Predicted 3D model of a 105-nucleotide RNA (SAM riboswitch aptamer (S box leader)) from uncultured Flavobacterium sp. The RNAcentral record of the sequence draws on MGnify. The organism belongs to Flavobacterium, within Bacteria. It matches the Rfam family "SAM riboswitch aptamer (S box leader)". Rfam describes the family as follows. The SAM riboswitch is found upstream of a number of genes which code for proteins involved in methionine or cysteine biosynthesis in Gram-positive bacteria.

Formats: sequence, structure tokens, C1' cells
RNA sequence: CUUAUCCAGAAAGACCGAGGGAAUUGACCCUGUGACGUCUUGGCAACCUGUUCAGAAAUGAAUAAGGUGCCACAUUCAACCCUUGCUUUGGCAGGGAUAGAUAAG
Repeated sequence: CUUAUCCAGAAAGACCGAGGGAAUUGACCCUGUGACGUCUUGGCAACCUGUUCAGAAAUGAAUAAGGUGCCACAUUCAACCCUUGCUUUGGCAGGGAUAGAUAAG
């Protein structure tokens, strides 16, 4: 950079010690009843590989051995744009963009 996905799922113990939820602003939330992080163990998922089944193939289904990933709410909301929607005219709802995360190339 390209493509795909981002409504689901899955936590205990030990260590550490003040911030953390990606970034800016605001809101909201978590946090000395120890968050965040690290390690161990366990788990979730099924992107890639492998294996099995179906199929002429494309592909689909299964599995979870290997490579990643993930295990608060939650890609939290707002911000910028759009609207044959609703509205008490304050907004609400929906969609998109931007940004980001993960996988594969």
C1' cells in the first nucleotide's frame, strides 16, 4: 500500500505501583477493594497453514495440531459530511468520511 473483517465470544493467580480506556478536544467509564503493564496458567475466536468430509471445480462444512490475534463497558459517544426519516426546533435516528485495530498478501 491492497483486500477482508470490526453487533458475538473468552479470566484466574503472582509481581509491580499510578495512572488507564490508540491519538487531539469534550463527555463518559475503569482505577490503592491495586487499574494499566509484565509473567504463568487457562480460555475465546477461526484470519492463515494443516487435517477430515462434500463437490468436476468454484466453494461449502467440520476440526483446533501449527502461525497470529484476542479475553471491562467498547472501534464508548460527540467532532467533519449527507438525509424522501422523526421532532417539543434543543436535538434524535440512520448512513458515510476520517482515524484506528486484526488478518492475509